[in-house]
RNA sequence: AGAGUUUGAUCCUGGCUCAGGAUGAACGCUGGCGGCGUGCCUAAUACAUGCAAGUCGAACGCGGGCACUUGUGCCCGAGUGGCGAACGGGCGAGUAAUACAUAAGUAACCUGGCCUUUACAGGGGGAUAACUGCUGGAAACGGCAGCUAAGACCGCAUAGGUAGGGACACUGCAUGGUGACCGUAUUAAAAGUGCUGCAAGGCACUGGUAGAGGAUGGACUUAUGGCGCAUUAGCUGGUUGGUGAGGUAACGGCUCACCAAGGCGACGAUGCGUAGCCGACCUGAGAGGGUGACCGGCCACACUGGGACUGAGACACGGCCCAGACUCCUACGGGAGGCAGCAGUAGGGAAUUUUCGGCAAUGGGGGGAACCCUGACCGAGCAACGCCGCGUGAAGGAAGAAGGAAUUCGUUCUGUAAACUUCUGUUAUAAAGGAAGAAAGACGGAUGGAGGAAAUGACAUCCGAGUGACGGUACUUUAUGAGAAAGCCACGGCUAACUACGUGCCAGCAGCCGCGGUAAUACGUAGGUGGCAAGCGUUGUCCGGAUUUACUGGGUGUAAAGGGCGUGUAGCCGGGUUGACAAGUCAGAUGUGAAAUCCUGCGGCUUAACCGCAGAACUGCAUUUGAAACUGUUGAUCUUGAGUACUGGAGAGGCAGACGGAAUUCCUAGUGUAGCGGUGAAAUGCGUAGAUAUUAGGAGGAACACCAGUGGCGAAGGCGGUCUGCUGGACAGCAACUGACGGUGAGGCGCGAAAGCGUGGGGAGCAAACAGGAUUAGAUACCCUGGUAGUCCACGCCGUAAACGAUGAAUGCUAAGUGUUGGAGGGUUUCCGCCCUUCAGUGCUGCAGCUAACGCAAUAAGCAUUCCGCCUGGGGAGUACGACCGCAAGGUUGAAACUCAAAGGAAUUGACGGGGGCCCGCACAAGCGGUGGAGCAUGUGGUUUAAUUCGAAGCAACGCGAAGAACCUUACCAGGUCUUGACAUCUUCUGACAAUCCUAGAGAUAGGACUUUCCCUUCGGGGACAGAAUGACAGGUGGUGCAUGGUUGUCGUCAGCUCGUGUCGUGAGAUGUUGGGUUAAGUCCCGCAACGAGCGCAACCCUUAUUGUUAGUUGCCAGCAUUAAGUUGGGCACUCUAGCAAGACUGCCGGUGACAAACCGGAGGAAGGUGGGGAUGACGUCAAAUCAUCAUGCCCCUUAUGACCUGGGCUACACACGUGCUACAAUGGACGGUACAACGAGUCGCAAGACCGCGAGGUUUAGCAAAUCUCUUAAAGCCGUUCUCAGUUCGGAUUGUAGGCUGCAACUCGCCUACAUGAAGUCGGAAUCGCUAGUAAUCGCGGAUCAGCAUGCCGCGGUGAAUACGUUCCCGGGUCUUGUACUCACCGCCCGUCA
Repeated sequence: AGAGUUUGAUCCUGGCUCAGGAUGAACGCUGGCGGCGUGCCUAAUACAUGCAAGUCGAACGCGGGCACUUGUGCCCGAGUGGCGAACGGGCGAGUAAUACAUAAGUAACCUGGCCUUUACAGGGGGAUAACUGCUGGAAACGGCAGCUAAGACCGCAUAGGUAGGGACACUGCAUGGUGACCGUAUUAAAAGUGCUGCAAGGCACUGGUAGAGGAUGGACUUAUGGCGCAUUAGCUGGUUGGUGAGGUAACGGCUCACCAAGGCGACGAUGCGUAGCCGACCUGAGAGGGUGACCGGCCACACUGGGACUGAGACACGGCCCAGACUCCUACGGGAGGCAGCAGUAGGGAAUUUUCGGCAAUGGGGGGAACCCUGACCGAGCAACGCCGCGUGAAGGAAGAAGGAAUUCGUUCUGUAAACUUCUGUUAUAAAGGAAGAAAGACGGAUGGAGGAAAUGACAUCCGAGUGACGGUACUUUAUGAGAAAGCCACGGCUAACUACGUGCCAGCAGCCGCGGUAAUACGUAGGUGGCAAGCGUUGUCCGGAUUUACUGGGUGUAAAGGGCGUGUAGCCGGGUUGACAAGUCAGAUGUGAAAUCCUGCGGCUUAACCGCAGAACUGCAUUUGAAACUGUUGAUCUUGAGUACUGGAGAGGCAGACGGAAUUCCUAGUGUAGCGGUGAAAUGCGUAGAUAUUAGGAGGAACACCAGUGGCGAAGGCGGUCUGCUGGACAGCAACUGACGGUGAGGCGCGAAAGCGUGGGGAGCAAACAGGAUUAGAUACCCUGGUAGUCCACGCCGUAAACGAUGAAUGCUAAGUGUUGGAGGGUUUCCGCCCUUCAGUGCUGCAGCUAACGCAAUAAGCAUUCCGCCUGGGGAGUACGACCGCAAGGUUGAAACUCAAAGGAAUUGACGGGGGCCCGCACAAGCGGUGGAGCAUGUGGUUUAAUUCGAAGCAACGCGAAGAACCUUACCAGGUCUUGACAUCUUCUGACAAUCCUAGAGAUAGGACUUUCCCUUCGGGGACAGAAUGACAGGUGGUGCAUGGUUGUCGUCAGCUCGUGUCGUGAGAUGUUGGGUUAAGUCCCGCAACGAGCGCAACCCUUAUUGUUAGUUGCCAGCAUUAAGUUGGGCACUCUAGCAAGACUGCCGGUGACAAACCGGAGGAAGGUGGGGAUGACGUCAAAUCAUCAUGCCCCUUAUGACCUGGGCUACACACGUGCUACAAUGGACGGUACAACGAGUCGCAAGACCGCGAGGUUUAGCAAAUCUCUUAAAGCCGUUCUCAGUUCGGAUUGUAGGCUGCAACUCGCCUACAUGAAGUCGGAAUCGCUAGUAAUCGCGGAUCAGCAUGCCGCGGUGAAUACGUUCCCGGGUCUUGUACUCACCGCCCGUCA
């Protein structure tokens, strides 16, 4: 000193939470010792028992006991009497002032004992308790009669005091105070003991009386200070004052009589609630905030309430009386009691100790003293309740032991830790020794000086003996032996410290944020680690952090917060010069601020805590002496603040009256005829009883077009036709007058839009409510037709608005520029005007500065001053209650319980919008052809099934994985079998194995027969293979694609996605990448706080289109020869093949463009503007798809979820969907003839030719491992013939029969052929798909897979169109901008109701 938490991220505001310290604490776990402290915070609840206040025989009488020297001594008891019991100890109920603290006052007072001092104590009297007798009562307690003493009680004497009267002196601070004098009244006393003496007496001490003074203790008065609520605003009758009297120690309404009507209060009276106050204690940097345990001062209380008595002192804790509640005794008639003293008990409570020892010390009461009493006190006991100190061992010790935990299985951690070796002995244990606290008084003795006749005595000094509860305690020594002594909390971040297992939104954790849904460093356990340590955590409370109530030290445009506006009271603040005063202020001195505490220094306990001494401090208050700058008070003066007068102009400023025209509506009359009106479209409505339209006249109400303007006026609300009257304010000029007269303003008073209310008018238009018509799923709305309050006027209420500039008023200062309104001055000007300066308003831009940012910026949100209002997390709530106002509606003031960890402001990146701009795409449009209807094929859903294996699911699943399920495949089902296994490695043993045949079986398999003896060798053996055994392990198309790798789809071949440096911004971020053009393109150019770069685009690659060249076999054939035939000779010109080159680059020309990029047109060219096609897929999105291609973590199965076999299934079938094929026909079908390809494939193959078959095909077999042979007749086309619009000579499904092929096998379940059969279907609803050129459409051909099986898929060529105006709309995408309460991002967020 800060940290966490609002967001995708940021800055701010703002709350919540944490880290610190403290505690009279409590609870959980644990617990060795000592010292010093502390210990009912709750029930001021009730108390059993014991103790806590007595003492004096040196005041007095009496009774009893003991000892004996029989009159003495000692002791005890009750009583009279004296002193004490008013202290000490406890508690905090009450008390907001009869209290406390601080400072003063008493000339308005008292004070026992104590100290100093003065004087005195003369002489008498009468009783009474105890006691005795009688007697009442249960008891407590009495009654009567009699005896007796005193330092008890009462007169007298004297003194001094007091009171009043007289006259005097001194003095003060107002009343007054002090002193002496004169006379009057009233009023004192007590003895005891010791010594001496024959005695009388004397002396001494103690005690007694009166006075004066001191000290101490108290009493009263005054000022100041310290709690909450204004949702408590008025309170008060002895109340405030006076006169007189009473009372008191004393002043005083303290009490009373009379008189007056005062007194207190917004500087908070009164009321209510709470509370003992202070020194101090805790916290804090301080200022503050909180507290008032222990210790100390004061106060109050003593079962509750009241009262007095005694006394110096009480209205009395362990006294009295009365009343009350409670408890106890009782003979029922009456009595007794008061732990908030020390212990202790019950109760309450989270919670707080022993019915201890002693008067040894300190202190108190009594006594002359010894001494007695003392739960004050000193000590001990209990409690980790707190603070402080000590210990639980130290050094060495690596085989880094064992065990435990983790592990990548290599190891790592626990860990020098342990064991082990060598030591030490604090504490504890045992034993021995052993303090200080004790010195006074008194006693015994001695001495001294003063006084005294002397002796006691008193005073002072010295010596002696004796006194300890704690306690045989502290301390010291010796002995034994590492022996007896460590836990608690935490480990996701804040916050130091991490792994494994278990659990699986369960159990649980949590101070805040938040963890837990199968790999949890956050739950539980373990290991390890961190922190503190005889404690550690938790809980409660207080301060801090929190500048989060802000005096120090905050804010108020948008986060909470400026009152709607003015006027003005109190209050607060206030211009220049000068004099005085000294209240504030400053300085010095004095007094006080108790002690303890805190701080500093020194000292004592071994140290510390603790304690002692000294100092400082106690920031305060009071008194006093000064200073005079500032504030204040007061005197004088000034003019600049403010105001007045005069001159001038501007204005929807206000109130009242009069007048005006346009328009709407209505009425009357005319013309005129079928509609009008209204809407997105309609309907309700009006109209043939004449509307709408139009003309003329009239009625009535309301509002005032144009001018009109970020123009004007007003405090705000607000104000708009014209004229008149009355009236307020502001401005400019001038400088005559006043001379600070000012600013703000709690309360108060006034004004205050619209709506609303009351009474009375008025009512044209408009129009809540209401009615009807539409819209809609509904439509109590938006739209339409009507329509009442109201809107208007007068008077009276209401008192609120996003009453906003969301910005209180006033004053001063602080760059500029530019509009505009109203003045003034100057310059120039014939005029119109223009320029400069200045004052007052009203706008815009902008610097400094400010701000969280946005923004504000002389009209401040800047820099300052003064005053007022208001704010302190969100919700609850501007609600409830109370009060005030109101006719009501309602307004003003204005909480709490409870609940959340946020709510909020500004800005940023995205995403989104039935926001905007620009652009693109077969996206729409323009076209061509389809799908959706039919039949069939195929895939999917659903259903069914023993099983119909699994996956794929909008686009981006559905002729998809599957480039081909009869067995196999195959993962599914039924049945039958195997268990180290069908497959791999290792170990041991044995040996060949394999093949063939037979039997059983559905087969796997089982049994048997037959035959044979692998390879290499250094002869030891080794290798491959097979069988058997054993266990490690194999195996899994079992789960998780949301644990993963890899691969893939999609947006999208869309033009984007980023980085470095720089710059801007507090920051997230921005810039670059935006802008102007252009492009298919972030393609290029220009501009620009950006400059560059990367991944994408493009190009490089393949193919196709042209040409050249090289090479001519299996290709080709122009010319020559030849053949049935490029068949052969010959040739390589052509075609073709396949290598290498060329070619195209906006290169050239013209135009447009900014002289750019580029675009448009043209030339040349085979090809022209990326020529056509392909391959190529940025950063990323969809937890997209795949664990069943493969790989793989974790989990699961292990005589089974593994492996083998047979059969079945994946081919099911009321149905629904997708993708296709074939059609519905004449641009066609059928038949005949005839022409022209390309890509490819082929030896388990393609197969010519020939022959057989209607055909599928079969038989046979040339050729070809291919530019040579074969598949291989291409088809549409063309030329003819026929059909003639029909369910047909269209269409071919379905079915029957007979065949063919493949294959172990064609039933479930293949393909093909022939003959026969001849279904639906006559161009397809809503909807929807593809395609922009060699494309669509149409026609055939080939291939992969494959024994066989394509209408699918992948390729090939043939024929070969139509249309595109254009970008408004639908879909998708890109970019810029805008709004946002979204960021899981509109499939978002969120409101209400119901459950």

Overview:
The RNA shown here (small-subunit ribosomal RNA) has 1395 nucleotides and comes from an uncultured bacterium. Rfam family: Bacterial small subunit ribosomal RNA. The prediction has a mean pLDDT of 85. RNAcentral holds the sequence, with entries from ENA and SILVA.